[in-house]
RNA sequence: GCGUCCGUAGCUCAAUUGGAUAGAGUGCCGGCCUACGAAGCCGAAGGUUGCAGGUUCGACUCCUGCCGGACGCG
Repeated sequence: GCGUCCGUAGCUCAAUUGGAUAGAGUGCCGGCCUACGAAGCCGAAGGUUGCAGGUUCGACUCCUGCCGGACGCG
């Protein structure tokens, strides 16, 4: 340099053929429980879906460029 794949919550990951309010587990915080913790139960917060554009009535999803990562080729 070329090709393929990936980038979504603090972390690990979902999200069907483009459609409803972007979710789960874990973690953090609060409460219950306990002599106090752990475990368990309940609740809440937490998102520029890597960035910038485009297509569309509608984009995490499709297209273009860029950034970062993994693998392969030279």

Predicted 3D model of a 74-nucleotide RNA (transfer RNA) from Planctomycetes bacterium HGW-Planctomycetes-1.
The coordinates come from a structure-prediction model, not an experiment, and the mean pLDDT is 81.
The RNAcentral record of the sequence draws on ENA.
Rfam family: tRNA. Rfam links the family to the GO term triplet codon-amino acid adaptor activity. It is annotated as a transfer RNA.
Taxonomically the source falls in Planctomycetota (Bacteria, Pseudomonadati).